This is a predicted structure of a 350-nucleotide part of an RNA (small-subunit ribosomal RNA, central domain) from a metagenome.

Context: one part of a larger RNA
């Protein structure tokens, strides 16, 4: 509980598509159960306010009058809302032309490392540490040098950069396929925002069939160290990482800052267009649209800071907070193969 609020204090859903509801441009006609004015019945007395009157005063106690909201009925009024109907182009959405991009799916394919076999050559060591030992090596190891075989990830470009609704995306190379941005102002004519529900995607990690496994690397074993050492550090090494198809659905899923429209002073950096100027062409330089950084008027803010990519000034929606523990727990439902998740208290306590 008609409030104040949500960068950090308790509070922004993980991200989208979207249904119901909200809400909703510019002008014009016609209506009106919204909304506004009159009149009018009521809305009991008391009480509250006003004038007056009674108790010495007052508190109290009369009389009068007033005002008040909600219902009902009648006339009226059309600015705003609404509904019909007919326009409009400044929202939106379409066409055209030409753009950028690790944005998605799938195929081929490349090179460095690394590891494994096999071979040539060669000897006593390698590995490892703070110092060691486990360990590998004379059935030739490290080191070196040519074959061949695997799987994983893509050094430099690389950037405060790029795209993508989030999650996320990074050798190349080709099919296919979503956005965005930008100019022409050609074409629909409010076709819009938001969004409960519903659906859809969602990092690792887990799971569930089958493949694969080089490098690492939870468990585990072995060495170390220690008072012990279920760690830290070393040898090893299974799941797991990887691929396919099914699930799970949570993270500090963060800009810890929902979404969309409008408005408010600059400077400087960067990507991506346009258009003028310059050029023989690239550059420069000027305007102008869209991101992505920084510094800062005004302004906001408990502070720190934010600041045209607002935390400013306003508008329309949605989602959440309400003092600390108990506690995202129990209980029931839902949903999962299971791990569990979603919803979500209380009693007690301070």
């Nucleotide at each position: 509980u008609u409030g104040g609020g949500c960068g950090u204090a308790a509070a922004g859903g993980g991200u989208g598509u979207g249904u119901a509801g909200g809400u909703g441009g510019c002008a014009g006609u016609g209506u009106u159960a919204g909304u506004c004015g009159a009149u009018u019945g009521u809305u009991a007395a008391a009480a509250c306010c006003u004038g007056g009157g009674g108790c010495u005063u007052a508190a109290c106690c009369c009389c009068a009058g007033a005002u008040g909201u909600g219902c009902g009925a009648u006339c009226g009024a059309a600015a705003c809302g609404g509904c019909a109907c007919a326009g409009c182009u400044a929202g939106a959405g379409g066409a055209u032309g030409g753009c950028a991009g690790g944005g998605a799916u799938g195929u081929a394919u490349g090179g460095a490392a690394c590891u494994c076999a096999u071979g040539g050559a060669g000897u006593a060591g390698g590995g490892g540490u703070g110092a060691a030992a486990u360990c590998c090596g004379u059935u030739g190891a490290u080191a070196u040098c040519a074959u061949g075989g695997g799987g994983a990830a893509c050094a430099c470009c690389a950037a405060a950069a790029g795209c993508g609704a989030a999650g996320g995306c990074a050798g190349u190379u080709c099919a296919c396929u979503g956005g965005c941005g930008c100019a022409u102002u050609c074409c629909u004519g409010a076709c819009a925002c938001u969004g409960a529900a519903a659906c859809a995607c969602g990092a690792a990690a887990g799971c569930g069939u089958g493949g694969g496994u080089a490098g690492c690397g939870a468990a585990u074993g072995g060495g170390a160290u220690u008072a012990g050492a279920u760690a830290c550090c070393c040898c090893a090494g299974u799941a797991g990482u990887c691929c396919a198809c099914g699930c799970c659905c949570u993270a500090a899923a963060c800009g810890u800052u929902c979404c969309u429209c409008u408005c408010u002073g600059g400077c400087u950096u960067u990507u991506c267009g346009g258009a003028g100027u310059a050029u023989c062409g690239a550059c420069c330089c000027u305007c102008u649209g869209a991101g992505a950084g920084g510094c800062g008027a005004a302004g906001c803010u408990a502070a720190c800071g934010c600041g045209u990519u607002a935390a400013g000034a306003g508008a329309g929606g949605c989602g959440c907070c309400u003092g600390g523990g108990u506690a995202g727990u129990a209980c029931g439902g839902c949903c999962g193969c299971a791990a569990g998740g979603c919803u979500a208290a209380a009693a007690c306590u301070c």

The prediction has a mean pLDDT of 88. The full RNA is in RNAcentral, with records from SILVA.